A computed fold for a 706-nucleotide part of an RNA from a Candidatus Omnitrophota bacterium, annotated as large-subunit ribosomal RNA, domain II. The organism belongs to Candidatus Omnitrophota, within Bacteria. The coordinates come from a structure-prediction model, not an experiment, and the mean pLDDT is 84.

[in-house]
Context: one part of a larger RNA
RNA sequence: UCCGACGAGUUACUGUGUGGUGCAAGCUUAACUGCAGCGUGAAAGCGUUGCAGGUAGGCGUAGCGAAAGCGAGUCCUAACUGGGCGACCAUAAGUACCAUAUAGUAGACCCGAAGCUGAGUGAUCUAUCCAUGGUCAGCGCGAAGCUCCCCGAAAGGGGAGUGGAGGUGCGAACCCGUCAGUGUUGAAAAACUGUGGGAUGAACUGUGGAUCGGAGCGAAAGACUAAUCAAACUCAGAAAUUGCUGGUUCUCCCCGAAAUAUUUCUAGGGAUAGCCUCGGAUAAUUAAAUAGUAGGGGUAGAGUUACUGAAUGGGCUGCGGGAGCAUACUAGCUUGCUGGGCCCAACCAAACUCCGAAUACUACUAUUUUUACUCCGGGAGUAAGACAAUGGGGGCUAAGCUUCAUUGUCAAAAGGGUAUCAGCCCAGACUGUCAGCUAAGGUCCCUAAGGAUAGGCUAAGUGGUAAAGGAUGUGGAUUCACUAAAACAACCAGGAUGUUGGCUCAGAGGCAGCCAUCAUUUAAAGAGUGCGUAACAGCUCACUGGUCGAGUGAUUCCGCGCCGAAGAUGAUCGGGGCUUAAGCCUAUUACCGAAGCUGCAGAUUAGUUUUGCCUACGGGCAAGAUUAGUGGUAGGGGAGCAUUGUCUAUUUGGUUGAAGGCGUACCGUUAGGAGCGCUGGACAAUAGACAAGGGAUUAUGUCGGA
Numbered sequence: 001u002c003c004g005a006c007g008a009g010u011u012a013c014u015g016u017g018u019g020g021u022g023c024a025a026g027c028u029u030a031a032c033u034g035c036a037g038c039g040u041g042a043a044a045g046c047g048u049u050g051c052a053g054g055u056a057g058g059c060g061u062a063g064c065g066a067a068a069g070c071g072a073g074u075c076c077u078a079a080c081u082g083g084g085c086g087a088c089c090a091u092a093a094g095u096a097c098c099a100u101a102u103a104g105u106a107g108a109c110c111c112g113a114a115g116c117u118g119a120g121u122g123a124u125c126u127a128u129c130c131a132u133g134g135u136c137a138g139c140g141c142g143a144a145g146c147u148c149c150c151c152g153a154a155a156g157g158g159g160a161g162u163g164g165a166g167g168u169g170c171g172a173a174c175c176c177g178u179c180a181g182u183g184u185u186g187a188a189a190a191a192c193u194g195u196g197g198g199a200u201g202a203a204c205u206g207u208g209g210a211u212c213g214g215a216g217c218g219a220a221a222g223a224c225u226a227a228u229c230a231a232a233c234u235c236a237g238a239a240a241u242u243g244c245u246g247g248u249u250c251u252c253c254c255c256g257a258a259a260u261a262u263u264u265c266u267a268g269g270g271a272u273a274g275c276c277u278c279g280g281a282u283a284a285u286u287a288a289a290u291a292g293u294a295g296g297g298g299u300a301g302a303g304u305u306a307c308u309g310a311a312u313g314g315g316c317u318g319c320g321g322g323a324g325c326a327u328a329c330u331a332g333c334u335u336g337c338u339g340g341g342c343c344c345a346a347c348c349a350a351a352c353u354c355c356g357a358a359u360a361c362u363a364c365u366a367u368u369u370u371u372a373c374u375c376c377g378g379g380a381g382u383a384a385g386a387c388a389a390u391g392g393g394g395g396c397u398a399a400g401c402u403u404c405a406u407u408g409u410c411a412a413a414a415g416g417g418u419a420u421c422a423g424c425c426c427a428g429a430c431u432g433u434c435a436g437c438u439a440a441g442g443u444c445c446c447u448a449a450g451g452a453u454a455g456g457c458u459a460a461g462u463g464g465u466a467a468a469g470g471a472u473g474u475g476g477a478u479u480c481a482c483u484a485a486a487a488c489a490a491c492c493a494g495g496a497u498g499u500u501g502g503c504u505c506a507g508a509g510g511c512a513g514c515c516a517u518c519a520u521u522u523a524a525a526g527a528g529u530g531c532g533u534a535a536c537a538g539c540u541c542a543c544u545g546g547u548c549g550a551g552u553g554a555u556u557c558c559g560c561g562c563c564g565a566a567g568a569u570g571a572u573c574g575g576g577g578c579u580u581a582a583g584c585c586u587a588u589u590a591c592c593g594a595a596g597c598u599g600c601a602g603a604u605u606a607g608u609u610u611u612g613c614c615u616a617c618g619g620g621c622a623a624g625a626u627u628a629g630u631g632g633u634a635g636g637g638g639a640g641c642a643u644u645g646u647c648u649a650u651u652u653g654g655u656u657g658a659a660g661g662c663g664u665a666c667c668g669u670u671a672g673g674a675g676c677g678c679u680g681g682a683c684a685a686u687a688g689a690c691a692a693g694g695g696a697u698u699a700u701g702u703c704g705g706a
Stems, first nucleotide, its partner, number of pairs: 001706006011106013026059003032053009063070002073085004109247002112244001116237006127211009136201001138170003141166001145162007174198003179194004213229001215225002250640006260273005274382002276379006286372001287369009301355001302353002308349002312345006319339003322335004385410010415426003430602004435598003441592003444576003450589001452588006463578001469563002473560005479554004490547005496520003501515003526541001530539002603630012641695001643692007651685003660679005666673002
């Protein structure tokens, strides 16, 4: 991992609702007793089932008051003409049991803690201690003391020898475990190999003994106390508790949510409300939509001598303060400072408003839908939401960000489109159909359908990513200027004189810089547009004539393009490929295209209705007709299938072969059910009712097998 079996809302009591049965102003027995049957036993007896008794008790028939108590009233009060709770009205029903739903108390749907408490068992491991034993090759270093010699007055010193101290050195046994490698489903639940530390000591070790669970022991690491230690192990309380995770078993039909508000030692849990479902009641100028009428508002917008605040420039006023000038004092004058006031122009505001919509909301009227509204009661789930569009807050007018409001989709929604893609666009799947029409989106090929029609644009493969900014790209429009008195471009020719203007300067001659920028001759020619020279020179331009002969130059706006444009394995619009498109814009027409809509056939739910049958008169069943439906998670409601057992049957099958197993082309909308064949070898089927140890692809489920 697979196969098989087992495996999770149960039972008791007490409430509440619903359905049913009996009796009914009443209903009902409990303990217990008697009789009968059955089981057990030798019997006595005990257990159990049924029937008959048994009136203790319970609920109901009357309330009010704390109570005494009174009573259709009662309580408050001294007392109500008051108030509270009742009665009336008849429209008043209970009670016992059964079933079912749900709640409470119990282990309470099942499995799962770490832990807590009690009683015991452990020091054969290990920690420390006690008693008594054992072990430590060899080789170094060479303390004190002693002997001899030397020095010294002495104290003392020195030398040689002897001696053999030491938590002394090297190094086996022994003890340890430094570093590295191997090992890591190991040879081993801690080892092996090499290397290393101690090795006469606080050394190592044998045997026996002592101390233990909030306790021991600890040269102290929370270490160790039997492969277990920030509180051992065993059993018990015990099915501890868990707001947490996982799992929770057959089918079909109807409806169908929520991820919000308030509150919570509350935030991943609850309670109440909201939203769902089921039953009952109400049937109304209820509800909803649309239209009209009537409202209140202070949002969007707008405005700013209509306020509050903010804020730019200018003018007026020297009005306050400061500074300066001047001054006997009072006065005065000025202002590159500062604060106000008034005026002009332009401007801003969520916490400004002289104004002010659209929507939304409320009421009334009408129309349409036709119970959709509301109330009472049973059962829930939800209270982590996600994205998109719009209006805001926070953030950076960042985020697949966060937080509100309104709407949509997903959640709980399949189908078509978007190449792929919960939340986007279209559209809501009862079933079948080798029929038709459309939506979004498409129609060259992949790929269903137009190489459609008409008119433009684009040359960038733009289309088929992106900005500021840049540009004689190209199409359209606008305005201005020049032009047959010949423009624009090109070519030929001129482009001069005073003069090298003055200044400056080494020089400055049109052309480093400063000032001025006149006049003459002219068809025209600047005291000079650029290049150039050390300065001149030289080339060129403006300007003019000629040749030529028709448009030329500039501004602004719009359409489509260009550059700007760099990423990591090989590129790409989904691909091929596309250029008067198969790109873009405008208009037109045809077609394709979905589980949408339609046709045909069928099923089912709810309502209305027709006929037939049955009826406890409430209605039920069957066959049609017709209207509206039939996506669905959590969840509510309804109807069934199968399994095991019991009872009933004047039902039935079975050794001429039951159940079970294997196979099979049949029936049913499904769970499922027949028939037949083989196998098997003794029980089973059908109908009605009852009772459940009643249905498994999942719980790192349990057991067995492979």
Its Rfam family is "Bacterial large subunit ribosomal RNA". Rfam links the family to the GO terms ribosome and structural constituent of ribosome.